The RNA shown here (Bacterial RNase P class A) has 366 nucleotides and comes from an Acidobacteriota bacterium. NCBI's taxonomy places the organism under Bacteria, Pseudomonadati, Acidobacteriota. Its Rfam family is "Bacterial RNase P class A". It is annotated as a ribozyme. Model confidence (mean pLDDT): 76 of 100. It is recorded under the gene name rnpB. The sequence is in RNAcentral, with records from ENA.
RNA sequence: CAGGCGGGUUAGAUGGUCGCAUUGCUCUUUGCAGCAAUAGAGGAAAGUCCGGACUCCACAGGGCGGUAUGCCGGGUAACACCCGGGAGGGGUAACCCUACGGAAAGUGCAACAGAAAACAGACCGCCUGCCGUACCCCGGUACGGUAUGGUAAGGGUGAAAAGGCGAGGUAAGAGCUCACCGGCGACGGGGGUAACUCCGUCGGACUUGUAAACCCCAUACGGAGCAAGAUCAAAUAGGGAGAUAUAUAGAUGCUGCCCGCAUCUGUCUCCGGGUGGAUCGCUGGAGGUUGCGGGAGACCGUAGCCCAAGAUAAAUGACCAUUAUCCGAAAGGAAACAGAAUCCGGCUUACAAACCCGCCUGGCUA
Repeated sequence: CAGGCGGGUUAGAUGGUCGCAUUGCUCUUUGCAGCAAUAGAGGAAAGUCCGGACUCCACAGGGCGGUAUGCCGGGUAACACCCGGGAGGGGUAACCCUACGGAAAGUGCAACAGAAAACAGACCGCCUGCCGUACCCCGGUACGGUAUGGUAAGGGUGAAAAGGCGAGGUAAGAGCUCACCGGCGACGGGGGUAACUCCGUCGGACUUGUAAACCCCAUACGGAGCAAGAUCAAAUAGGGAGAUAUAUAGAUGCUGCCCGCAUCUGUCUCCGGGUGGAUCGCUGGAGGUUGCGGGAGACCGUAGCCCAAGAUAAAUGACCAUUAUCCGAAAGGAAACAGAAUCCGGCUUACAAACCCGCCUGGCUA
């Protein structure tokens, strides 16, 4: 210098004017009044995907079912998160990726291509028998045909073709046989808390892939969510108590009328009810930050300092000036993703521009 890997920070700044929200103050104006103050959106406020706090409901105990998780150790309130490690895979490397129990309990599936995709399989090739033709050194060679022939060495297809390699063996071949390697299983020993790893001995020719397919195994798990829930309380329906009115009444039905029969009852006050509304929940918390200590790290302990939106259909905005960054000779232009809604811990996704730290590979120079 070029290319790359990992981690982090900012999310323009300052001032003014107007407007909004919240809080406080002012009042012979009680008003959408006036004045003042404010560190009044984020790193993701987002998706609502996990985990909790909190609230209400349910709950003797157990089972079935369902859902989630799935190498080991640690962290944490908890987790599917984080840290460290193991194993497997990718990269020259820094480093990155993994839903990483079981496919030898059972069932299912394996597109396209290919002859054949799990009871393996004969397209080309190789070999054998038979037939035909040609040649010659006369029993061989070559070519063609044929056989419900043999063969999984070689070619070709595929993500995957039933271990690899050598020797023996054979008509040609083949774990058909054997040695070595690999894998599997059993046992023993060394290291490690463990996952796992290293070494040795023995065994039988050796069993495709897929479980974010069903399933099996192990572990964990009550349900609903701040529109949770609590308090106050205009109004309405229905309810209760009291007072009062009265029934020889009124209304409705049988029935047009009468008798008769059946059913029902006005007003006021209080309780209660709980809609609109108001208040609480609501933001001081598994809080932030700085130092020190412990730890490899996630994180933990401790001391000091700080308090920073809390609205409810939803305020957090607009303009101007100066200035920082980038583009441009200048005039001028660019500047992301996106917006709280009970609160925390994570994950995932979106993101303009700029800066910082550490590391790897290659080249050049000293």